[in-house]
RNA sequence: UCCUCGAUAGCUCAAUGGUAGAGCAAACGGCUGUUAACCGUUCGGUUGUAGGUUCGAGUCCUACUCGGGGAG
Repeated sequence: UCCUCGAUAGCUCAAUGGUAGAGCAAACGGCUGUUAACCGUUCGGUUGUAGGUUCGAGUCCUACUCGGGGAG
């Protein structure tokens, strides 16, 4: 320098172009002698950045940033 994969909640990951979700964690409550475990509820998102296409973009296109892999 080129090719390829990825970036979404505190963490690990989903999401045919049509309401952004799950598990774990956290907070609160239930259960009990207490803790843990278990059960319930709640909180938590500028979907890496900037543009474009579209009635509508996490998803498609372009550039850039960061990370993984490969070629020279």